Description: This is a predicted structure of an 88-nucleotide RNA (THF (Tetrahydrofolate) riboswitch aptamer) from uncultured Erysipelothrix sp. The RNAcentral record of the sequence draws on MGnify. NCBI's taxonomy places the organism under Bacteria, Erysipelotrichia, Erysipelotrichales, Erysipelotrichaceae, Erysipelothrix. Model confidence (mean pLDDT): 86 of 100.

């Protein structure tokens, strides 16, 4: 002097859940996690409370096609502010 590395974000695909409405999102609270170690939030999770708020159709019928700012895994991009540290 340069690199590596996370919590996560995005996308695709796959397997599910909802559609009788959870889930996700929004606000205030409080807890907890978080490059390899301290520490930290305006990021991101759990939980409570409050408002909102949605598209289902078709078929005799197995069951098909939609919807949802849906979940979870895989795979690519991308990815920590300060102090030590690894690495070449």
């Nucleotide at each position: 002097c340069a690199a590596a590395g996370u919590a996560g974000a995005u996308a695709a695909c796959a397997u599910g859940c909802g559609u009788u409405a959870a889930g996700u999102g929004u606000u205030u609270g409080u807890g907890g996690a978080u490059g390899g170690g301290a520490a930290g939030u305006u990021g991101c999770c759990g939980c409570a409370a409050a408002a909102c708020g949605a598209a289902g159709c078709a078929g005799a019928g197995a069951u098909g096609c939609g919807c949802g700012a849906u979940a979870u895994g895989u795979u690519a991009u991308u990815g920590c502010c300060u102090c030590c540290g690894u690495u070449g």